């Protein structure tokens, strides 16, 4: 410099127009003489950043960002 492709609770990841989920991890409670396990509750996201299109946008469009991978 071209082209793709990822970006969502701490972490892996689903969700692909209509209130944003799960497994893991955190707290807390039960169980136990005491931990693990194993149950039960809960906390924790402006969906990478602006704009646009829709009655509505994590989702479609443009541009930017970062990180990968391919050609030059």
């Nucleotide at each position: 410099g071209g082209g793709c492709g990822u970006g969502u609770g701490g972490c892996u990841c689903a969700g692909u127009g209509g209130u944003a989920g799960a497994g893991c991890g955190u707290g807390u409670c039960u169980c136990u003489g005491a931990u693990a396990a194993a149950g039960a509750c809960a906390a924790g996201g402006u969906c990478g950043a602006a704009g646009g299109u829709c009655c509505g946008a994590u989702u479609c469009c443009u541009u930017c960002c970062a990180c990968g991978c391919c050609c030059a």
Notes:
The RNA shown here (transfer RNA) has 72 nucleotides and comes from a Candidatus Omnitrophota bacterium. The same sequence occurs in records of 2 taxa. The sequence is in RNAcentral, with records from ENA and MGnify. Rfam family: tRNA. Gene Ontology term of the family: triplet codon-amino acid adaptor activity. Rfam's curators write: Transfer RNA (tRNA) molecules are approximately 80 nucleotides in length. The family's RNA type in Rfam is transfer RNA.